């Protein structure tokens, strides 16, 4: 805008149809919006963002203000009707209709285009004059006195506001193992294009543009206000909120429009999903909910437009998953509660316990009270302002009315919401957890577990006493939370701008020269870029800060202020820096005069040595080594003489000395040449310092070409050494070493110390100059050493030659390994060099210093440590112990030294712990309690292997008569364990070691560990003593004090002794105290004396005297500590374990086995002996369940018997070797005695397994012992016997005793052990330490690898959709022109061309 269905009214009538008027959904036409709002962060390292500007190079719908208009026509087309095609999506044909839809025409103030002028101005700006040309519009509604007015629109212009486009300065990521990039690329001219500048596009011309101030490339990333952290500077970050940008399945494209190249529009291509009648179609949640998947993980398919905001509309109103709310989630922030007071018998229970008690704990219970919260019932604001409308006041204008502007009053509307709040009732009623308790780090005990289970942020816990695991009790922390994980900053001055370092910890470039860069002397003037200062614009809001306000408080919200260190504009200042100009001489340099020098290059020359060649002399070796050999020599070496040749290097001088930038440079002379130093002047006038890249130099080795080659000498060969010896040693020997030219470019290229300048106490050498000088010296410049002050430094150390104090510039470092490796690139002929990671892995790596320990380091010293000696072991037989094996058991322990004749000082039973079998269970043993009993005990018989059981006889004690004791039975507490742990322990012991050491107090030194003392010079057995000394003292050790022994005195004198007297068989007796001896107490020996040495010391050496001489000999005595040494089986003891057995009793067996191996011993192998006979001399012990004499028996062991003796009285008891005499005569024996047979003795209940001894018989091995190894330095070794303990019996063992009685020690090189000092150390479990590499197996990571596969980017070409632009001769064509005819203009479709996504090829 037209109008359908429908509704209302009316009319006509054929009562169920038609027509008219009004109104009018849905759908359609038209306008505006849809480019906002909402989501996301893929892309983007860019004018994308931030900030400050520009636009004189631009646009802007709706809105505001203002100005001028709004005349008159035309042709269509949706809807609708009738058909057609299609499964659908949808499409097509015909008919007819409206508009603010579409199209001509008229008009043009102003605007616009073109042309010509003018004024101002900052480029296409503003103003102005004139000419010319083109270009507009639409109506709807209301009122009216019907000419018109009002209102909403429409058209042209101007201005504003808002929004947008474009341009520019500055700012904000990583990688150089990305160093060169760029053809529309950079600029110009013409043209095109856009709203608009511009290579934005095009044609032509020029050859530019960017880059070490990091281009290009690669990786990563939306940017900001802000947020987290931090004292700050910074670092990290960009989730919510706000601004900007980009995107909308992936890629491309335009259309419409004011605005898009458009999230919920279009077209094309691609991938994917869905529908399909297979012909074709549909889709895009990074909107709100919701679903699926992935994931450690993230919500309701809610209510409402009531408020705020947006779009459209005149408005009512409609739309709005924007928004307002509710829901879910302790995700965060904030607030509140889970009760308060009283309450000790300190309840019960739990836990711990030294069993008293402690703790949980006023905690609970109980009593009194409160009601936030909760439940029930009621009440109940604010968020709502006003719109339309109504009423009314005022104002402008109009002829009037509608209307317009504005004020006042009234006036509908609540999703949340059963809201918040308030009132009443009820009743402690509804409400506490999590983490931790080894240190860091607040808080501990018990049990369980036993390197298991587990913990752990780091260090680290756990292997039988776990404050570390688990549980409990208690405690600590926080609290509706707590803990864990991840992440960021901090601590971390651990990337150091604030605010680090580089001698040795990581770190100075090998050295110079020098472009860029950084920094730069004195004076004056000017300037104003830096700098300082004032004003001004901006720095959005929110946030943060300060002050207030509102929800009961807070979180939260609101208001005000201040800040925002930045950028822009503008005024000023001029000290400093910069720039400009003019000067100066002190930095730097030049000239003149001297000086030293292995500075460099070239040439020439020289002598010594070496090797070779020739010749002579000469003869058997030479050479080489730890020792040898290879090698060389009778074909004459080595040696020696003479002559010759060659190459290389230059003795002495020579030095901590000189020169050079460093590498480096050494015979002499000549030439060329660089640098340095000194002294005076003169000159230039800041010319300087440093120096990324660059360039040059750069030991040795190595490479290339050409020479040279004496000596030396990688490789190589041979000889040695050795387990081997691809080494060290030897004999040879090639590259190389030398020269020229070229390359390489590295070294512990070191002072492990970059260069330059300035400043800061000294001493002492030395090199080259100069001044003064009295010739002693002193001052000064430039080098080069040492010691040292302040200072520095982790210490060591440095210290005017700094590692001190400053300035300038460069290089380099940021835990160890991986690794200076891989890879890429660059250099090189190559070798290789330069640059240079990561994965992975470790909890350290490292520096300096300290104390020890160690060294096939050094110095000093000691010890039966070696050496010198004597005797053994290792071989034999036996004894004994151990290992191993065996066994029912062979009980257990001890295991290098420091176990192995050890525990054990004595296993037939017992012992005995082991095994087999048989028994007992309050027990073989102790204490206590309750109950019962008096049969406790002694003896006998039976069964049995015995334990034990059964049975018989005798049979309690004291008593205050209450009872008590003892014993038995029963019950309960408990006993018991030689079961385990010596790595839970005490005690005891071994060993280093009778070694001389180990420490402390105070002081001093050092940051400290620590040192000093305690080291040093002497000396000693000694840390013994002396001296010295920043030490002075002291303790434990040493020594001494104790015991035995050696001499002696005094006293005493039996059981001892006997000189003289008496007596005897006999010290037997009398007697004696002289002697011996015994006992007690003394003396004595102290380096006291002398001489020497020494330091006037300590001390040592020698001597005298003396019984004894330098500790007289021996013993006891064992520092701090070491070995987790030994022992739970002497004993004691914590924990654990067993409890009719791991306890206990008994019988028998075993500990005594036997192929073998080892340790310790005995006896031997013989003549220094064996056997027989005779005959001397001890000491120390022991003896009553004992020693046992004389006597008798026996061959003997022994037996019988018994004197004496509790011992200087008696006995064991004989000592033996020795001495005297005899036999044996070198032999497996007259050696040796094993083994075996027989017969006995003794002890003992009992000698079978399994005793000792005796006699007879037997008569083995063994003829002095391999490698190796032990003891001993004097009354010792060796040898000889005697005794004792244990014990019924049973020693070759052990412990003692005496007799006889040696050899040797030059000495400290070596072996072992030890002490002190010093040195090195990567060791500290301490050298039996630490530690390196290969190989084997498994696994992890990285690199290479024939290759293979995917992604991204780039280039060339092919194909080429959609679409814009251009073009067009085909087809179609209402509005305009046309004489309304033909036709034309214009348009559309189609064709073609440029560009062009995806795709394809390389």
């Nucleotide at each position: 805008c037209g109008g359908u269905a429908g509704a209302g009214g009316g009319a006509g009538c054929u009562u169920g149809c038609u027509c008219c008027c009004u109104u009018g959904a849905g759908a359609g036409u038209g306008g505006c919006g849809a480019a906002c709002g909402g989501g996301u962060g893929a892309g983007u390292a860019a004018c994308a963002c931030g900030u400050a500007g520009g636009u004189g190079a631009u646009c802007u719908a709706c809105c505001u203000u203002u100005u001028g208009g709004u005349u008159g026509g035309g042709g269509a087309u949706a809807g609708c009707c009738u058909g057609u095609g299609g499964a659908a999506a949808c499409a097509c044909a015909g008919g007819g209709u409206a508009a603010u839809a579409c199209c001509g025409a008229a008009u043009a103030a102003g605007g616009u285009g073109c042309a010509u002028g003018g004024a101002c101005u900052u480029u296409g700006g503003u103003c102005u004059a004139c000419g010319u040309a083109a270009g507009a519009a639409a109506g709807g509604g209301g009122c009216g006195u019907a000419u018109g007015c009002c209102u909403c629109g429409c058209c042209g212009g101007a201005a504003g506001a808002u929004g947008a486009g474009c341009c520019u300065g500055c700012g904000g990521c990583u990688g150089a193992u990305u160093a060169g990039c760029u053809a529309g690329u950079u600029g110009g001219u013409g043209g095109g294009g856009u709203a608009a500048a511009g290579g934005c596009c095009u044609a032509c011309c020029a050859a530019g543009g960017c880059g070490a101030c990091g281009a290009u490339c690669a990786g990563u990333a939306g940017c900001c206000g802000g947020c987290c952290u931090g004292a700050g500077a910074g670092g990290g970050u960009g989730g919510a909120c706000g601004g900007c940008c980009a995107c909308a399945c992936u890629g491309g494209a335009a259309c419409u429009g004011a605005g898009a190249c458009a999230c919920g529009g279009u077209c094309c291509a691609g991938a994917c999903u869905c529908c399909u009648a297979c012909g074709g179609g549909a889709g895009g949640c990074a909107g709100c909910a919701g679903c699926u998947a992935a994931g450690a993980a993230u919500c309701u398919u809610c209510c409402g437009c009531a408020a705020u905001g947006g779009g459209c509309g005149a408005a009512a109103g409609c739309c709005u998953g924007a928004c307002g709310g509710a829901g879910c989630g302790a995700u965060g922030c904030c607030g509140c509660g889970u009760g308060g007071a009283u309450g000790a018998u300190g309840a019960a229970g739990g836990u711990c316990g030294a069993g008293a008690g402690a703790u949980u704990g006023u905690a609970a219970a109980a009593u009194c009270c409160u009601u936030u919260u909760c439940c029930u019932g009621g009440u109940g604001a604010g968020g709502a302002a006003u719109a339309a409308g109504u009423g009314u006041a005022a104002g402008a204008g109009g002829a009037a009315a509608u209307g317009c502007u504005c004020g006042c009053a009234u006036g509908a509307u609540g999703a949340c919401g059963u809201c918040a709040g308030c009132c009443a009732g009820g009743g402690a009623a509804u409400a506490a957890g999590c983490c931790c308790c080894g240190g860091c780090c607040a808080a501990u005990u018990a049990c369980g577990u036993g390197c298991c289970a587990g913990c752990a942020g780091c260090c680290g816990c756990g292997g039988u006493a776990a404050u570390a695991c688990g549980u409990a009790a208690g405690g600590g922390g926080c609290g509706a939370g707590c803990g864990u994980u991840g992440u960021u900053c901090g601590g971390a001055a651990u990337u150091a701008u604030u605010g680090g370092g580089c001698g040795u910890a990581a770190a100075g470039g090998g050295c110079g020269u020098g472009c860029a860069g950084g920094c730069g002397g004195c004076u004056u003037a000017a300037u104003a870029a830096g700098u300082c200062u004032g004003a001004u614009g901006u720095g959005a809001a929110a946030g943060a800060c300060c002050g207030g306000a509102g929800c009961u408080u807070a979180a939260c919200u609101c208001c005000g202020g201040a800040u925002a260190c930045g950028c822009g504009u503008u005024g000023g200042a001029a000290a400093c820096u910069g720039c400009u100009a003019a000067g100066c001489u002190u930095g730097a340099g030049u000239c003149u005069c001297g000086g030293a020098g292995g500075g460099g290059g070239a040439g020439u020359u020289g002598g010594a040595a070496u090797u070779c060649c020739u010749a002579g002399u000469g003869u058997a070796g030479g050479g080489g080594u730890g020792a040898a050999a290879u090698c060389u020599g009778u074909u004459g070496a080595u040696a020696u003489u003479a002559g010759g040749a060659a190459g290389a290097a230059c003795a002495c001088c020579g030095g901590a000395g000189g020169c050079g930038a460093a590498g480096g440079c050494g015979a002499a002379c000549u030439c060329c040449u660089g640098g340095c130093c000194g002294a005076a002047g003169a000159c230039u006038g800041a010319c300087g310092c440093u120096g990324a890249g660059g360039c040059g130099c750069g030991a040795a080795a190595g490479c290339g070409u050409a020479g040279g080659g004496a000596g030396c000498a990688a490789a190589c060969a041979g000889g040695a050494u050795u387990a081997g010896a691809u080494a060290c040693c030897c004999u040879g020997g090639u590259a190389g070493u030398c020269u020229a030219c070229g390359c390489u470019g590295u070294a512990a290229a070191c002072g492990a110390u970059g260069u330059a300048c300035a400043c800061u106490u000294g001493g002492u050498g030395u090199u080259g100059g100069g001044g003064c000088g009295u010739u002693a010296g002193u001052c000064u410049c430039a080098g080069u050493g040492c010691c040292g002050a302040a200072g520095c430094a982790a210490a060591c150390g440095c210290g005017a030659u700094a590692a001190g104090u400053g300035u300038a510039c460069c290089g380099c470092c940021u835990g160890g390994g991986g690794a200076g490796u891989a890879u890429g690139c660059c250099g090189g002929c190559a070798a290789c060099g330069g640059u240079g990671a990561a994965a992975c892995u470790c909890a350290a790596a490292g520096g300096a210093a300290u104390u020890g320990a160690c060294g096939g380091g050094g110095g000093c010293c000691c010890g039966c440590a070696c050496a010198a000696g004597c005797g053994g072991u290792g071989g034999a037989g036996c004894a004994u112990g151990u290992g191993g094996u065996u066994u029912a058991a062979u009980u257990c322990g001890a295991u290098g030294a420091u176990a192995c004749g050890c525990g054990a000082g004595g296993a037939a039973c017992c012992u005995u712990a082991c095994c087999a079998g048989g028994g007992c269970u309050u027990g073989a043993c102790a204490u206590g309690u309750g109950c019962a009993g008096u049969g406790a005990u002694a003896g006998g018989c039976c069964a049995g292997a015995g334990a034990u059981g059964g049975u018989c006889u005798a049979g309690c004690c004291c008593u205050u008569c209450g009872g008590g004791g003892a014993c038995u039975g029963u019950a309960c507490a408990c006993a018991g364990g030689u079961g385990u742990u010596g790595c839970a322990u005490g005690g005891c012991u071994g060993u280093c070691g009778u070694c001389a050491g180990c420490u402390c107090g105070u002081g001093c030194c050092g940051u400290g560990a620590g040192g000093u003392g305690u080291u040093g010079g002497g000396u000693u057995a000694a840390g013994u003593c002396c001296c010295g000394c920043a030490a002075c003292g002291a303790g434990c050790g040493c020594a001494a004090c104790c015991c035995c022994u050696a001499u002696u005195g005094u006293c005493u004198g039996u059981u001892g002794c006997c000189a003289g007297c008496a007596u005897u068989a006999a010290g037997u007796u009398g007697g004696g105290g002289a002697c011996u001896c015994a006992g007690a107490c003394g003396a004595g020996a102290c380096u006291g004396c002398c001489g020497g040495u020494g330091a006037c010391a300590a001390a040592c050496c020698g001597g005298a005297g003396g019984a004894a001489g330098g500790u007289g000999g021996g013993g006891a005595c064992g520092a701090c500590g070491u070995c987790a040494a030994g022992u739970c089986a002497u004993c004691a003891u914590g924990g654990c374990c067993c409890u009719u057995a791991u306890g206990u009793c008994c019988u028998g067996g075993g500990c005594u086995a036997c192929a073998c191996a080892c340790g310790u011993g005995c006896u031997a192998c013989a003549a220094u002996g064996g056997c027989c006979g005779g005959u001397a001399c001890a000491a120390a012990g022991c003896g009553a369940u004992g020693c046992g004499a004389g006597a008798c028996u026996g061959u003997g062991a022994a037996g019988u018997g018994g004197a004496g003796c509790a011992a200087a009285u008696c006995g064991c008891a004989a000592a033996a070797a020795g001495c005297c005499g005899g036999c044996c005569u070198c032999a497996g024996u007259u050696c040796g005695g094993a083994u075996u047979g027989g017969a006995g003795u003794c002890u003992g209940a009992a000698a079978c397994u399994c005793g000792a001894c005796u006699c007879c018989a037997u008569g083995a091995a063994g003829g002095u012992g391999g490698a190796a190894u032990c003891g001993c330095u004097a009354g010792u070794a060796a040898u000889c016997g005697c005794g004792c303990a244990u014990c019924a019996g049973a020693a070759u063992g052990g412990c003692g005793c005496g007799g006889u009685g040696a050899a040797u020690a030059c000495g400290u090189u070596c072996c072992c052990g030890g002490g002190c000092c010093u040195u090195g150390u990567a060791c500290a479990c301490a050298c039996c330490g630490c530690c390196c590499g290969u190989c084997a197996c498994a696994c992890c990571a990285c690199c290479c690898g024939a290759g293979u596969u995917g992604g991204g980017g780039a280039u060339a070409c092919c194909c080429g959709a959609a679409g814009c632009c251009g073009u067009u001769a085909g087809c179609c064509u209402a509005a305009c022109c046309g004489u309304c005819a033909a036709g034309g203009a214009g348009g559309g479709c189609g064709g073609c061309g440029c560009c062009g996504a995806a795709g394809g090829u390389a």
Predicted 3D model of a 1402-nucleotide RNA (small-subunit ribosomal RNA) from an uncultured bacterium. The coordinates come from a structure-prediction model, not an experiment, and the mean pLDDT is 86. The sequence is in RNAcentral, with records from ENA, Greengenes and SILVA.